[in-house]
RNA sequence: UGGGUCGGCCGGGCGACCGCGGACGGCGAGAGCCGCCCGAGGAAAGUCCGCGCUCCAUCGGGCAGGGUGCCGGGUAACACCCGGGCAGGGAGACCUGGGGAUAGGGCCACAGAAAACAACCGCCCCGCCUCACGGCGAGGGUCAGGGUGAAAAGGUGGUGUAAGAGACCACCGGCGCCGGCAGCAAUGCCGGCGGACAGGCAACCCCCACUCGGAGCAAGGCCAAGCAGGGGCGAUGGGUGCCCAACCGUUGAGCCCCGGGUAGGCUGCUCGAGCCUGGCGGCAACGCCAUGGCCAAGAGGGAUGGUCGCCCAGGCGAGGGUGGCGGGAAGACGGGGUUUCCCCGUAAACCGCAGGACUCGCUGGACAGAACGCGGCUUACAGGCUGGCCCAACGC
RNA sequence: GGGGGCGUGGUGUAGUGGUCGAACAUGUGGCCCUGUCAAGGCCAAGAUCGCGGGUUCAAAUCCCGUCGCUCCCG
Numbered sequence: 001u002g003g004g005u006c007g008g009c010c011g012g013g014c015g016a017c018c019g020c021g022g023a024c025g026g027c028g029a030g031a032g033c034c035g036c037c038c039g040a041g042g043a044a045a046g047u048c049c050g051c052g053c054u055c056c057a058u059c060g061g062g063c064a065g066g067g068u069g070c071c072g073g074g075u076a077a078c079a080c081c082c083g084g085g086c087a088g089g090g091a092g093a094c095c096u097g098g099g100g101a102u103a104g105g106g107c108c109a110c111a112g113a114a115a116a117c118a119a120c121c122g123c124c125c126c127g128c129c130u131c132a133c134g135g136c137g138a139g140g141g142u143c144a145g146g147g148u149g150a151a152a153a154g155g156u157g158g159u160g161u162a163a164g165a166g167a168c169c170a171c172c173g174g175c176g177c178c179g180g181c182a183g184c185a186a187u188g189c190c191g192g193c194g195g196a197c198a199g200g201c202a203a204c205c206c207c208c209a210c211u212c213g214g215a216g217c218a219a220g221g222c223c224a225a226g227c228a229g230g231g232g233c234g235a236u237g238g239g240u241g242c243c244c245a246a247c248c249g250u251u252g253a254g255c256c257c258c259g260g261g262u263a264g265g266c267u268g269c270u271c272g273a274g275c276c277u278g279g280c281g282g283c284a285a286c287g288c289c290a291u292g293g294c295c296a297a298g299a300g301g302g303a304u305g306g307u308c309g310c311c312c313a314g315g316c317g318a319g320g321g322u323g324g325c326g327g328g329a330a331g332a333c334g335g336g337g338u339u340u341c342c343c344c345g346u347a348a349a350c351c352g353c354a355g356g357a358c359u360c361g362c363u364g365g366a367c368a369g370a371a372c373g374c375g376g377c378u379u380a381c382a383g384g385c386u387g388g389c390c391c392a393a394c395g396c
Numbered sequence: 397g398g399g400g401g402c403g404u405g406g407u408g409u410a411g412u413g414g415u416c417g418a419a420c421a422u423g424u425g426g427c428c429c430u431g432u433c434a435a436g437g438c439c440a441a442g443a444u445c446g447c448g449g450g451u452u453c454a455a456a457u458c459c460c461g462u463c464g465c466u467c468c469c470g
Stems, first nucleotide, its partner, number of pairs: 001392010012311007020039003024035004041367001045378002048376005053216004060244004065212005070084005086097004099207002104205002106201003120146002122142004126137004154172006174197001175194008220267004229258005238248002274294003277290005312365001314363006324353004332346006397469007406422004414453001424440005446462005
């Protein structure tokens, strides 16, 4: 200098006028008026997870069903985050990953003999026919070779055999078991044993481990106003998908149908797993401490807006001295050599190209927007700032 | 707030691991037929299976994420 990779942060600023929601203060009999302060986000979004909170009488056991899935840690909790392990990808920084296939069931198209109790061709033996070559066999042996396929029952070398084969042996590779060492563990390393252990798929059923009760702020609580009750089912039932336990309930719960009334207010509601700063512990996620500092939307037909001025990043266009790059330069000049030639160096006018600072003009800020709250994930996002690391080339 | 379904040629649908290089109807284009048009016959074109990842030997189909449309309940 160019390319790449992983993070962190910001995402317009100041001012004027008009307007909107809320808290507080003042005035007012009231309606309301005045003053002052506050008033969207990193995603407020999707609602994909996890919690708080509230109600369901209890939320206890089992079954069903759902979720998660290497190990350890963090956390209120998680499918999130951090660290580690293994596997795969990459030249590297780095990226990606959802347990178990010796519990069982199921599936593996086409091709192929066979897709998991492997004989199609081939090879070998045997029997029969033949002088022989060879042929036949619904006889047997053989997965070494061929062929098919995404995938075919380890690899190399040897022994062995009628031919062969983990049939046997050595080494290598895989798997399982046992032991030792390191580690909390996943796992890694080492040694021994097992010679057929042995295809794949669990993002098919399933198994194992852990985990989950349901509903949702229109939850729920209080007040005010209004009204008219009637009928049916009803305990072998209802109160949670099912069962059980315990409880409620015959002083009638609960469910259904018809009819009548209301369409209001307050609360929950924003001070909280809170934010900032500093210190300490931890590799980190994160936690702890402070006698430290701060309070930052709370609507309910639902505010957070509009107009203008100045400025800033950025973009586009024009100008832009010296200088830079290319041509001029296969010629000229200088030097050197292996001297019909080659190499190195130097340079002007002029032509062309790009273009920094600076100046002027135009333009100019994305995605989006709270509705009980919080922690994550995912998705959208113009432009800008910034840090670590990797690769390549060149220079010192 | 809660729950379900769908997305495949221009249009409407089928296909739910494999012979899919995706089928059918209709529409479109060409040719034939007819005096002409329609109907009919023959042929042809037309698909990122909404999008992006993953599992698998193999994905329209299974899983995850995402976008859009639509329905139901309160």
Predicted 3D model of RNase P RNA and transfer RNA as a complex of 470 nucleotides. It holds a member of the Rfam family "Bacterial RNase P class A". Rfam classes the family as a ribozyme. From the family's description: Ribonuclease P (RNase P) is a ubiquitous endoribonuclease, found in archaea, bacteria and eukarya as well as chloroplasts and mitochondria. The coordinates come from a structure-prediction model, not an experiment, and the mean pLDDT is 79.